This is a predicted structure of a 1704-nucleotide part of an RNA (large-subunit ribosomal RNA, half A) from a Chloroflexota bacterium. The organism belongs to Chloroflexota, within Bacteria. The full RNA is in RNAcentral, with records from ENA. The prediction has a mean pLDDT of 81.
Context: one part of a larger RNA
RNA sequence: GGCUUUCGGUGAAUGCCUUGGCGCCAAAUGCCGAUGAAGGACGUGGGACACUGCGAUAAGCCUCGGGGAGCCGUGUACAGGCUUUGAUCCGGGGAUCUCCGAAUGAGGAAACUCGUUGCGGCGAACCCGCAACAUCCCCAACUGAACACAUAGGUUGGUGGAGGGGUACCCAGGGAACUGAAACAUCUAAGUACCUGGAGGAAAAGAAAACAUUCCCCCAGUAGUGGCGAGCGAACGGGGAACAGCCCAAACCGCCCCUGCUUGCAGGGACGGGGUUGUAGGGUCUGGCAUAUGGAAGUUACAAAACAAUCAGUUAGCGGAAAGGUGUGGGAAAGCCUGCCAUAGAGGGUGAUAGCCCCGUAUGCGAAAACUGAUUGUCUUCCGCCAGAUACCUGAGUACUGCCGGGCACGCUAAUCCGGCAGGAAUCUGGGAAGUCCACUUUCCAAGGCUAAAUACAUUUGGCGACCGAUAGUGAACAAGUACCGUGAGGGAAAGGUGAAAAGUCCCCCUGUUAGGGGAGUGAAAUAGAACCUGAAACCGAGAGCCUACAAACAGUUGGAGGGCUAACAGUGGGUUGAGCGCUGCAGAAAUGCAGAUGUUCCCCGCUAUGCCUGACAGCGUGCCUCUUGGAGAAUGAGCCUGCGAGUUAAUCUCAGUGGCAAGGUUAAGGGAGUAACACCCGUAGCCGUAGCGAAAGCGAGUCUGAAUAGGGCGUAUAGUCGCUGGGAUUAGGCCCGAAACCGGGUGAGCUACCCAUGGGCAGGGUGAAGCGAGUCUAAUCACUCGUGGAGGCCCGAACUUACUAACGUUGCAAAGUUAGAAGAUGACCUGUGGGUAGAGGUGAUAUGCCAAACGAACUCGGAGAUAGCUGGUUCUACCCGAAAUAGCUUUAGAGCUAGCGUCAUGCGUUUAGUACUGGAGGUACAGCACUGAAUGGGCUAAGGGGCUUACCGCUUACUGAACCCAAUCAAACUCGGAAUGCCAGUACUCCAUAGCAUGGCAGUCGGACUACGGGAGAUGAGUUUCGUGGUCGAAAGGGAAACAGCCCAGAUCAUCAGCUAAGGUCCUUAAAUCUACGCUAAGUGGGAAACGAGGUGAGGUUACUUGAACAACCAGGAGGUUGGCUUAGAAGCAGCCACCCUUUAAAAAGUGCGUAACAGCUUACUGGUCUAGUGACCUUGCGCGGAAAACUUAACGGGGCUAAGCGUAGUACCGAAGCUAUGAGUCUCAACGCAAGUUGGGGCAGUAGGGGAGCGUUCCAUCAGCGGUGAAGGUCGAUCGAAAGGGCGACUGGAGCGGAUGGAAGUGAGAAUGCAGGCAUGAGUAGCGUAUAAACACGUGAGAACCGUGUUCGCCGUAAAUCUAAGGUUUCCGACGCCAGGUCAUUCCGCGUCGGGUUAGUCGGGUCCUUAGCCGAGGCUGAAAAGCGUAGGUGAUGGACAUCCGGUCAAUAUUCCGGAACCACUCAGAAGGAGUGAUGGGGGGACGCAGCGAGAUAGGCCAGCCACCGAUUGGUUGUGGUGGUGCGAUCUGCUGAGACGUUGAGGCUGGUAGGUAAAUCCGCCGGCUGAGUCGAGGCAAGAGCGAGCCGCAAGGCAUAAGUGGUCGAGUUUUGCUGCCGAGAAAAGCCCCUAAACGUUGAUUUCUGAGUGCCCGUACCGCAAUCCGACACUGGUAGAUGGGUAGAGUAUACCAAGGCGAAC
Repeated sequence: GGCUUUCGGUGAAUGCCUUGGCGCCAAAUGCCGAUGAAGGACGUGGGACACUGCGAUAAGCCUCGGGGAGCCGUGUACAGGCUUUGAUCCGGGGAUCUCCGAAUGAGGAAACUCGUUGCGGCGAACCCGCAACAUCCCCAACUGAACACAUAGGUUGGUGGAGGGGUACCCAGGGAACUGAAACAUCUAAGUACCUGGAGGAAAAGAAAACAUUCCCCCAGUAGUGGCGAGCGAACGGGGAACAGCCCAAACCGCCCCUGCUUGCAGGGACGGGGUUGUAGGGUCUGGCAUAUGGAAGUUACAAAACAAUCAGUUAGCGGAAAGGUGUGGGAAAGCCUGCCAUAGAGGGUGAUAGCCCCGUAUGCGAAAACUGAUUGUCUUCCGCCAGAUACCUGAGUACUGCCGGGCACGCUAAUCCGGCAGGAAUCUGGGAAGUCCACUUUCCAAGGCUAAAUACAUUUGGCGACCGAUAGUGAACAAGUACCGUGAGGGAAAGGUGAAAAGUCCCCCUGUUAGGGGAGUGAAAUAGAACCUGAAACCGAGAGCCUACAAACAGUUGGAGGGCUAACAGUGGGUUGAGCGCUGCAGAAAUGCAGAUGUUCCCCGCUAUGCCUGACAGCGUGCCUCUUGGAGAAUGAGCCUGCGAGUUAAUCUCAGUGGCAAGGUUAAGGGAGUAACACCCGUAGCCGUAGCGAAAGCGAGUCUGAAUAGGGCGUAUAGUCGCUGGGAUUAGGCCCGAAACCGGGUGAGCUACCCAUGGGCAGGGUGAAGCGAGUCUAAUCACUCGUGGAGGCCCGAACUUACUAACGUUGCAAAGUUAGAAGAUGACCUGUGGGUAGAGGUGAUAUGCCAAACGAACUCGGAGAUAGCUGGUUCUACCCGAAAUAGCUUUAGAGCUAGCGUCAUGCGUUUAGUACUGGAGGUACAGCACUGAAUGGGCUAAGGGGCUUACCGCUUACUGAACCCAAUCAAACUCGGAAUGCCAGUACUCCAUAGCAUGGCAGUCGGACUACGGGAGAUGAGUUUCGUGGUCGAAAGGGAAACAGCCCAGAUCAUCAGCUAAGGUCCUUAAAUCUACGCUAAGUGGGAAACGAGGUGAGGUUACUUGAACAACCAGGAGGUUGGCUUAGAAGCAGCCACCCUUUAAAAAGUGCGUAACAGCUUACUGGUCUAGUGACCUUGCGCGGAAAACUUAACGGGGCUAAGCGUAGUACCGAAGCUAUGAGUCUCAACGCAAGUUGGGGCAGUAGGGGAGCGUUCCAUCAGCGGUGAAGGUCGAUCGAAAGGGCGACUGGAGCGGAUGGAAGUGAGAAUGCAGGCAUGAGUAGCGUAUAAACACGUGAGAACCGUGUUCGCCGUAAAUCUAAGGUUUCCGACGCCAGGUCAUUCCGCGUCGGGUUAGUCGGGUCCUUAGCCGAGGCUGAAAAGCGUAGGUGAUGGACAUCCGGUCAAUAUUCCGGAACCACUCAGAAGGAGUGAUGGGGGGACGCAGCGAGAUAGGCCAGCCACCGAUUGGUUGUGGUGGUGCGAUCUGCUGAGACGUUGAGGCUGGUAGGUAAAUCCGCCGGCUGAGUCGAGGCAAGAGCGAGCCGCAAGGCAUAAGUGGUCGAGUUUUGCUGCCGAGAAAAGCCCCUAAACGUUGAUUUCUGAGUGCCCGUACCGCAAUCCGACACUGGUAGAUGGGUAGAGUAUACCAAGGCGAAC
């Protein structure tokens, strides 16, 4: 380390449970609100966190009822109380009811701020309490413009109304898109979603220009409509539920008012009477009749209000039968025994399962009060009819028409209905409708209105459930719309269980410990101990058995050496008197007893490995799923475990099975009764069938066509229908998960883009425009020079802004940063605050950029389960059969439809198949050249070309050459010929098979692969492509080919330690021949390869030479003319050219090679000798050889190795498979027999897609019989049964429910979906612990110290890492205690936890003042609605206005408290004074840019002087030493004062005046007189106090030095000056003026004194560990101050004050 086992941990599955959900039924109820709703905020308890209740009368107050003993709500106890004088509790009525919210006095950032009037509080300011005060509409009154009356308008009053909210339901105004149509536009989706207005408990509709309205079932998926596509889809009529009818306008009459005028007429208006319809009615007039101590009706329409009585119901309640014992147990309700009640045996609880214990149940009874309903009464209202005449009335911009649009099922030329535009009637002798229209007929009476019920939805109460049971059921069983996320709209969890009872562990021990544990105790149980029922698995351990250190791998399986264990759900033996059953015998009437032996079951005691664990070694052996022609694949998916997770339901149709009835079958809605009813009884409306044919009229067992009686088509010879179950289809999301998108309504400009308003910021240095001055020059200008000046989208460069480069970073410090450089830095600059613009859009110096970290169209919710011809996934078992990858068509090719092939059912037969024979059709292979073409050689020749000759004729030709002839060829689109197979038909034989055919149900398949043969394409390439025929794979395992889907052999139902074979093999690996015979090969050929090459070797053949002596070898010769000629420098056999003769000879080339400069030399041919028998050449063929070079490693027999164990021929044995045989078993099917069970016989049983039939298991229901505390379910084990899914039995755990049989109903079976949720692993004790500073030591504290505290040393920042402050945060501030979690380590510490404390204002900031951008907006204008704009007015700071300073003090606050010294507003009192005062009106003022520059002053710094203190351990040091200080403010008073305006007139006096909406003494304008002021930053003086210090533990006490001069000097201050163009807020406070009004009965004003002064903020962080960035995050964050030395400087470096050392 592996396997196993036992015991634990972790973890939460499973089982059981249910407080919570879900659905259905019934009944009841159904609006709330200015008398302040819905919904909230804040409070409220003795202490009080959440929920509940309640409201300052605050878990409550009063009263009336009920009720009767406990109570003070829950989590939850303590303290303290209440209650028979009736509490708590339940019900009716009443009181109170903060603040917000329609919100309503005004405002507003909801829960806050600020008012006015009246009254009150001892009440002047200030404060408090109560009441009233919104807008619109209506009514009334009073007033009252332009404009006389009047009207508009205004004011007041009203016991008038509205406003806002509400889940769903309802009506109306607007109104999508995805989608479907396999695209899309009419169409569909759909008048759906959604927005908006409005109403009610229902709404709507509705009493006929018609069969009241509404709802349900049919009619009917019919008639229709429809790119006649997809689809859409009535009505008439029938059956039911419920039923209810009425009122106005007008004619006519009366009365009142107004107008006109001819003063009694006309017109108009209000009111009353009258009147309400279609076989017309009414009015008016005439005539006639009639009447009430009577009749009718009524509170929902038809007119309307109230009361009483009775009854019933609702809102609390009350009575309510009947049981004991026993024993087990912790506990009885279970068991057993014996009873009882029942109009009650529904249900729940009680320590296990209770009719008789408790609550209840059946049943009976009950209300002071409120409400509801019914009836009656009081009461209220109404009451004419007939006949005739008359022609008065009966709904007008209406009906209707044209064009257009919409709604009707109806998309049109379309009836009917509605609307827009334009025309435009009639008046009862009239008008509309009946699906264009006309006529006739019938029917009705529009253009006004009301109307219950039956219907929809929600809530409450009650009941029920073949609904769920904590990953389920609501999102939510629990402090859930909570925590948490988001700016916001919006999104949105997880989380149940101790026990019967807390009896929740007294006490002891370990320890720093309230952590955790061990004892003890409680309890039935503590492995029920609060992280608590059961407690599985992954995962992590500990103990034990076996194995493992030369050994390789899908991890198993088969065999198995060895080691260990046990004695059973087994077998066997024994059992003496162990027990039961059965049998036999005997006895007995029987019960039973006795005896016996075999049998059986249990029990006891033994025995037995056949059981269990491990496993050296050996044989065989490449996971699962998906997708594929093909996957171990290095193609997909899964880390592991547990739980969840996918063909369902409804309607319609079709087929099959089954059942009822049957020429018939059947009900739907609804009704009755009932309820534990898939019960029961009605209900025949309707549907299907019983008759068809035809376009139809129509006819009818026929009919249509037709002239037909013909022929033909379709029918006729009969079975249906209604349930249930199953297969399939259609419509619905339709097996599940999955888009990118489209549309609708909202939410966002806190990021960012642009804009508006108002504020702020930019160290320092440089350059030196215009203008101006002076000089020079010129007649003059120009020009030049010098100076002055200070311009600029100027220059350099910090802050600030940007983001060009590089590196780092890339699971970061950071979801965009850091470092080093870089760019702009007075401008088209940067920035704060408040606003504006919104998605079909905005904004944009255009980058398709930005619009809250993802923008070619934001986010969010909804339509919505959009759609997906696409990908993935799709869950138990075995049995039977078993495909396809082809054809046709398709905007079709990865999809579909039909056919083909599969399966199941039914029916039909010898129909199928094979072989043989017979008879046919045909033009392939082959062959051939007769045709059509191609094509080679030769012959012959016409013809042509060349040459010769030429007057012509001709001649000739190594030139070309048709046709023809000979020879030899070729062809898919040649055939004089022509098979084999195959195909068709017939006959016979074989075969009896899930073969064939037909009809019907259900499919799948349309990507194929290789191999052999026949072709095409290609290169007669491809593991290429495309056809045909066959095979195999696909969907096929086994044997062989080393391994190897497609090759060879062979088709696996199961078992066997049986046999025989196939392919292929037989030396070892490795089963079987080292087999037999004859050859070949020498190359390891075998065991890779070609052209070509070769005296390799075997066989066969042809031919030549050879005893007349061959071939080879050896010896010898190989000569002369001549160095042949030419050429050449030379060429002599041998560079080259020409010729190649002659002689001698046995033979010898004018020379076969080597060689030389050329010769020479060597040699060959040729000849002789020696020797001796075969020697050469060529052809065919077997086996070999060379040709032969690649990349990790021998690597081209599988290896060893082999001379056969290679190759060939012949032969005999043997091995060899899941083949065949044998034996047994299972299952399916067929046949025979049998009533059946079954028996016998024959045959089958590989299998993907797919079809068919049969079963197992899970949850729930019904019935029946059962089990269970003497122990159910669940869990963990064990040697058991079944072919499988699965089922039993036993042990332990567990502690309350559970299974069996037969039926039924389904949320019914998991390994995969980058599935979902949870848990646990792995990586891994690994990366990391967040930079730019840095720590060290000592002491203290403590259980414990790198980190806490103190001290010392060291280091860092210092235009900051210091200080103040806005936003934002919201208690983080301070103290004490603590250390489970947080803190990247630790922690005694903390921005952490617990407890306690802390924020003090007339003057600071905001409100009570003002206005900007903008926003709201009475009236008003516009708009389908919602709403948009906007006047008056209001609101709104980032700006204007406005009164306090110094010091001290707390742990924590201070311009706030305290001390001292001030100021502002208001009130009162007193005093002074003596004429004006006075506004919402008028005027002034407030009041404004940028840049540059100057001056004064101040802050601040430095130096000197002065003051206090110090002076040595050291070389020097009393001096020119060292250290520190030398300071502070408002107000009042006095003085001073740069500068500004001003003699071109400050200020004053005065005259006129028509402008300033009225007035004015003011302003303006026009004059006259006079003549120097007015404003003013700042400074100085005065003065008290504080400030250095000393003593003291502390409280406190004591003391009070110097305070002057110089210098530098601001980004601060001063209404300055100059220049420039872009020409630079508003209003109030303030001053002046008058109007109304007030004032000499004394105003305004001044002084003094005494009083008053409200609300909110105020802690702390605030360049950061408290803000924005998920973090104690290297990022971001407006403004102010910002010292010294060096320096131009806020650069930079080092320091001060001050602050830090950054959490391993």